A computed fold for a 347-nucleotide part of an RNA from an uncultured bacterium, annotated as small-subunit ribosomal RNA, central domain. RNAcentral holds the full RNA, with entries from ENA, Greengenes and SILVA.
[in-house]
Context: one part of a larger RNA
């Protein structure tokens, strides 16, 4: 090298583009590089293996032959890879026309509620809890009527819904924008698939400067529970939550299931296009979303055309537990880490 695995026993990079690299669809004709075939040379000798011979056998010595799966030349073969040209259109993709969508930026607008402060009104609690306290209130609170100020976050719709590559996207209007789907036809004609390394992107939390600060709330106080209570429950509270730009790059970043492509029983729902028609229905079709369930898979659960089934193609990853995702070097980061990532020594 070969050989075995990665839904939950170890193991799919979080996620995407993409160079190089692996890999590649029909079809004619040239090539002969890779492939097969013959032929020459060469492949030291001993040594193995096979038929003899010599030492009384062995060991061990010696003749012969094979082999020496190699390599170089040389003649041919043309199915398959490759390469060259020519062509096709079933992969991709352009154009062109619908209609769906919380996809992304900005900017602007609205109600509802807390929270504050102002006038009224009006009086003694009023908030919390399992009881209660601390707290709040005659300096006049809580409730209530009007009016202001300012943050944040959008009830119903709302879904087992939709988008999006993933994180993730939800009040409404406007501008800009990206993707994808369906249907008809035109047009390119293999332009594709994968991706070490590389760039982007990346929830919370955190970290920089600079706003903003309504609720909420790590730290902290106090109160209570309790044997104790650095807690769960309560009063209170400030980072912090929001904005901008810069960082950070990490998750149960989970469908715990790399991406693409083909093929392999039904049935119920849903969302988005189409088509026939007798048109709220049905039936067919394309693409998303789910439930159930046959072949077959699995250790088993359970996966089952949205595979964890049957097969390519390419990445990425495992190889007893602990020690360890740790030390030490590198590399990144302001830092806080992060990333690559071992051994002794233990069972």
């Nucleotide at each position: 090298c070969u050989g075995g695995g990665c839904g939950u026993a170890g193991a799919g990079c979080g996620c995407a583009c993409g160079c190089a690299u692996g890999c590649g669809g029909c079809u004619a004709c040239c090539u002969a590089a890779g492939u097969c075939a013959g032929a020459u040379g060469u492949g030291a000798a001993a040594g193995c293996c096979c038929c003899g011979g010599g030492c009384u056998u062995a060991a061990c010595c010696u003749g012969g032959g094979a082999a020496c799966u190699g390599c170089a030349u040389u003649u041919g073969a043309a199915a398959c890879u490759g390469g060259g040209u020519g062509g096709c259109u079933a992969u991709a993709g352009u154009a062109u026309g619908a209609a769906a969508g919380a996809g992304g930026a900005a900017a602007g607008c609205g109600g509802a509620a807390u929270u504050u402060c102002c006038c009224g009104c009006g009086u003694a609690u009023c908030a919390c809890u399992g009881a209660a306290a601390u707290g709040c209130g005659u300096a006049c609170a809580u409730a209530u009527u009007g009016g202001a100020a300012g943050g944040a976050a959008c009830a119903c719709c709302g879904a087992u819904g939709g988008c999006g590559a993933a994180a993730g996207c939800g009040g409404c209007u406007u501008u800009c924008u990206g993707g994808g789907u369906c249907g008809a036809u035109a047009c390119u004609g293999a332009c594709a698939c994968u991706c070490a390394u590389g760039u982007g992107c990346g929830a919370a939390a955190g970290c920089g400067u600079g706003g903003g600060g309504a609720g909420c709330a790590a730290a902290c106080a106090g109160g209570a529970u309790u044997a104790u209570a650095u807690a769960c429950c309560c009063u209170g509270g400030g980072a912090g939550u929001c904005c901008a730009c810069g960082c950070c790059c990490u998750a149960a970043a989970c469908g715990a299931u790399g991406u693409c492509a083909a093929c392999u029983a039904u049935g119920c729902g849903u969302c988005g296009g189409g088509u026939u028609g007798u048109a709220u229905a049905c039936a067919c079709u394309c693409g998303g979303u789910g439930c159930c369930g046959c072949a077959g898979c699995u250790a088993a659960c359970g996966c089952a055309u949205u595979a964890a089934g049957u097969u390519g193609a390419c990445c990425g990853c495992c190889u007893g537990g602990g020690g360890a995702g740790u030390a030490c070097g590198g590399c990144c980061g302001c830092a806080a880490g992060g990333u690559u990532g071992a051994a002794a020594c233990u069972c």